[in-house]
RNA sequence: CAGGUUGGUCGGGCGAUCGCUGGGCGCUGCUCCGCAGCGCCUGGAGGAAAGUCCGCACUCCACAGAGCGCGAUGCCGGGUAACACCCGGGGCGGGGACCGGUCUACGACCGGUUACCUGCCGGAUCGGGCCACAGAAACAGACCGCCGAAGGACGCCCGUCCAGGUCAGGGUGAAAAGGUGGUGUAAGAGACCACCGGCGCGCCUGGCAACAGGCGCGGCCAGGCAACCCCUAUCGGGAGCAAGGCCAAGCAGGGGCGAGGUGCUGCUCGCACCGUCGAGCCCCGGGUAGGCUGCUAGAGCCGGACGGAGACGCCCGGCCCAGAUAGAUGAUCGCCGGGCGGAGGGCUUCCCUCCGCUUACAGAAUGCGGCUUAUAGACCGGCCUGGGCA
Numbered sequence: 001c002a003g004g005u006u007g008g009u010c011g012g013g014c015g016a017u018c019g020c021u022g023g024g025c026g027c028u029g030c031u032c033c034g035c036a037g038c039g040c041c042u043g044g045a046g047g048a049a050a051g052u053c054c055g056c057a058c059u060c061c062a063c064a065g066a067g068c069g070c071g072a073u074g075c076c077g078g079g080u081a082a083c084a085c086c087c088g089g090g091g092c093g094g095g096g097a098c099c100g101g102u103c104u105a106c107g108a109c110c111g112g113u114u115a116c117c118u119g120c121c122g123g124a125u126c127g128g129g130c131c132a133c134a135g136a137a138a139c140a141g142a143c144c145g146c147c148g149a150a151g152g153a154c155g156c157c158c159g160u161c162c163a164g165g166u167c168a169g170g171g172u173g174a175a176a177a178g179g180u181g182g183u184g185u186a187a188g189a190g191a192c193c194a195c196c197g198g199c200g201c202g203c204c205u206g207g208c209a210a211c212a213g214g215c216g217c218g219g220c221c222a223g224g225c226a227a228c229c230c231c232u233a234u235c236g237g238g239a240g241c242a243a244g245g246c247c248a249a250g251c252a253g254g255g256g257c258g259a260g261g262u263g264c265u266g267c268u269c270g271c272a273c274c275g276u277c278g279a280g281c282c283c284c285g286g287g288u289a290g291g292c293u294g295c296u297a298g299a300g301c302c303g304g305a306c307g308g309a310g311a312c313g314c315c316c317g318g319c320c321c322a323g324a325u326a327g328a329u330g331a332u333c334g335c336c337g338g339g340c341g342g343a344g345g346g347c348u349u350c351c352c353u354c355c356g357c358u359u360a361c362a363g364a365a366u367g368c369g370g371c372u373u374a375u376a377g378a379c380c381g382g383c384c385u386g387g388g389c390a
Base pairs, nucleotide, nucleotide: 001386002385003384004383005382006381007380008379009378010377012336013335014334015333016332017331018330020044021043022042023041024040025039026038027037028036029035030034046361050372051371053370054369055368056367057366058240059239060238061237070236071235072234073233074232075089076088077087078086079085090121091120092119093118094117095116096114097113098112099111100110101109102108103107122231123230127229128228129225130224131223143170144169145166146165147164151162152161153160154159178196179195180194181193182192183191197221198220199218200217201216202215203214204213205212206211244293245292246291247290250288254284255283256282260274261273262272263271264270300319301318302317303316304315306313307312337359338358339357340356341355342354343353344352345351346350
């Protein structure tokens, strides 16, 4: 430098004009607690604001205690407010790379190793259930094959047939009862023996632990699935900001008090109408529309020091950073920048000029921590391989 892989950061900048919205100040108007208009200053989306999949805060409701049931989670240690998240470690598997071997040799196959990437993780010896197709059989079974010694039939031997024995061999399958050699047998079989492999138990060593290594014992060797029931350990009450709290029209109900009220009519009289079968611009209460609050100062952001392998913790200093409610955060233009393509030029690993195209995904609605998904392009770092220079 190129390619691959992996982790992190950013994800346009400046200006002008016209707007939207929160806050502050000033002026003007009004029916002057306030509201409206205008002017000035100032704040105004994200790394995912998304999916709403987990975990919390907060709020209301429920709740003696215990048990059952239901749900979630599940190697070990740590982090955290908490988690199904994160960090570190362990075991098993897959990929890549490397090494060795074989062959039908630019490749394929087999075996081993692990600096890299990645998936999974309680229990399959309590028990039940399931295992497509194929196959005789999917957990205990006899299709082909082998045997048919002892038993039966053909009178007897031989032989044939049968009952029966057998998974060593064939075949099916993703998976078929450890492997090699021997003993043994009618034929066989861990039935028995030696070695190898696995599993279980006990002890020792290392480790906080998961676990790893070593030694000894046991023929224990009859599979898989728990994201099927189940068993076991831990955790979990329900609903959600349309939570919840406050204020409160108009109209129609409800309750109380109650004998007058309205018009001609400014007052008195009078007249008319309504009303004790309940009038009334008297009072009270609940709810609706609507408004206020919750509401944005917080498990907050930035910088630095320290502890830690890391996730993270702790200390110091500084900062205030959207709160809309049918939902504001926008549009247009200019300049600059990034990327891609083309043409031309220069002192040609690069740089300059011009032209064209392009600049993503997306958008708060109580807040926070995660996960997942979408994302043009740019920058920085780790690891591996190859090449160049010193």
A computed fold for a 390-nucleotide RNA from a Chloroflexota bacterium, annotated as Bacterial RNase P class A. Model confidence (mean pLDDT): 77 of 100. Its Rfam family is "Bacterial RNase P class A". Rfam links the family to the GO terms dimeric ribonuclease P complex, tRNA processing and ribonuclease P activity. The family's RNA type in Rfam is ribozyme. The organism belongs to Chloroflexota, within Bacteria. It is recorded under the gene name rnpB. RNAcentral holds the sequence, with entries from ENA.